[in-house]
RNA sequence: UCCCCGGUAGCUCAGCCGGUAGAGCAAGCGGCUGUUAACCGCUAGGUCGUUCGUUCGAGUCGAACCCGGGGAGCCA
Numbered sequence: 001u002c003c004c005c006g007g008u009a010g011c012u013c014a015g016c017c018g019g020u021a022g023a024g025c026a027a028g029c030g031g032c033u034g035u036u037a038a039c040c041g042c043u044a045g046g047u048c049g050u051u052c053g054u055u056c057g058a059g060u061c062g063a064a065c066c067c068g069g070g071g072a073g074c075c076a
Stems, first nucleotide, its partner, number of pairs: 001072007010025004019056001027043005049065005
C1' cells in the first nucleotide's frame, strides 16, 4: 500500500428482500422464600463507528474517513 471480515443497549450478539431497532446476560423494581440464591414477572437503557450522498423512507444501498482482526505484497 492492496484485499477480506467486523464496529448495533453496560457485555455477547441477532437483524442483509430498504418500511416501528431486538434477544440473552448484567442493572433496577416487584412476587416467591424465615433470609440469600435460584425461579417468575415488570421496567429502564441505543445519535446502529463518523461524515456525506441516494430514496417518500437507510442499521440495511453508495462514497470518504476512523477503530479492531485476518491475509497478500514490499525494495528496484
Description
Transfer RNA from a Verrucomicrobiia bacterium, 76 nucleotides, folded computationally. The same sequence occurs in records of 3 taxa. The organism belongs to Verrucomicrobiia, within Bacteria. The sequence is in RNAcentral, with records from ENA and MGnify. Its Rfam family is "tRNA". Rfam classes the family as a transfer RNA. The coordinates come from a structure-prediction model, not an experiment, and the mean pLDDT is 81.